[in-house]
Notes
Predicted 3D model of a 350-nucleotide part of an RNA (small-subunit ribosomal RNA, central domain) from Planctomycetaceae bacterium UBA4655. The source organism's lineage runs through Bacteria, Pseudomonadati, Planctomycetia, Planctomycetales and Planctomycetaceae. Model confidence (mean pLDDT): 88 of 100. Its Rfam family is "Bacterial small subunit ribosomal RNA". Rfam links the family to the GO terms ribosome and structural constituent of ribosome.
Context: one part of a larger RNA
RNA sequence: CUGGGCUUAAAGGGUGCGUAGGCUGCGCGAAAAGUUGGGUGUGAAAGCCCUCGGCUCAACCGAGGAAUUGCACUCAAAACUACCGUGCUCGAGGGAGACAGAGGUAAGCGGAACUCAAGGUGGAGCGGUGAAAUGCGUUGAUAUCUUGAGGAACACCGGUGGCGAAAGCGGCUUACUGGGUCUCUUCUGACGCUGAGGCACGAAAGCUAAGGUAGCAAACGGGAUUAGAUACCCCGGUAGUCUUAGCUGUAAACGAUGAGCACUUGUUUGAAGGGUCCUCCAUAGCCUUUCAGACGUAGCGAAAGUGUUAAGUGCUCCGCCUGGGGAGUAUGGUCGCAAGGCUGAAACUC
Repeated sequence: CUGGGCUUAAAGGGUGCGUAGGCUGCGCGAAAAGUUGGGUGUGAAAGCCCUCGGCUCAACCGAGGAAUUGCACUCAAAACUACCGUGCUCGAGGGAGACAGAGGUAAGCGGAACUCAAGGUGGAGCGGUGAAAUGCGUUGAUAUCUUGAGGAACACCGGUGGCGAAAGCGGCUUACUGGGUCUCUUCUGACGCUGAGGCACGAAAGCUAAGGUAGCAAACGGGAUUAGAUACCCCGGUAGUCUUAGCUGUAAACGAUGAGCACUUGUUUGAAGGGUCCUCCAUAGCCUUUCAGACGUAGCGAAAGUGUUAAGUGCUCCGCCUGGGGAGUAUGGUCGCAAGGCUGAAACUC
């Protein structure tokens, strides 16, 4: 390489959009590029293979045949692939009517708690721990009441509930706005799937500039513990956490499970719709579509497990793996303000 694989053994890209490319529904017609069959020409000789023959045999040599699976031309075929033309509606999309939702962005508002400030009451402790101490307090703390200021987060509802491509999203109101589901089958008529590069989004921490800073809290200081204690515990406390504008581009970015389509016994729960039966209405029941779970059949699996949300059975496209360490290191390239990211070896060793 081939092959075999990628939940947990090495291996699914963090996620989406999308270029090239690859793959691609159901008919009819035309044509004949690929395809299939036949013919002709060519495919040097030698060699290989077969059959004969010549050296006493053999090696060796000679003759004939076969082979040369290729290429060109030509004649035909028309199933499949491609091209051209013309249709269809099941895939895909549009429309109309409903519906659910912490989907996103911006502005405004609210209450609880907390801290601080001012004032009232009060008068010796408070706080903290396993126990203490540092710390705070007669310049009046803790406690309690009133008023004011501030920043951050939104108890209960709240749920193996919902929404979003992922990251993620939770007080209330308003404005703007993305997506989804169901019903009607009204329209378009394959417009589809995937997607190397590319572009966009991307928790936390971190960086730049300007603000903000209540609580919490890396670093740091102190008190304890201890043999020591650069920790765990306690008292403080700065970056940071918050906002705006930009950068960074990584996570156990996890379902450790790429996307799409089709098929394959079931039971049950929740969420969002629609339909239907009992003379009517409503609930329950039944049927049906979509989403999210639990349990389990066959199958699969090394097992754990998975099991119509597959890790089953198939197809298409992309990414990735190929013994452990060295090493996600060195080097080069590229991106970044930096931190660092992406790409990414070898010697050596077991």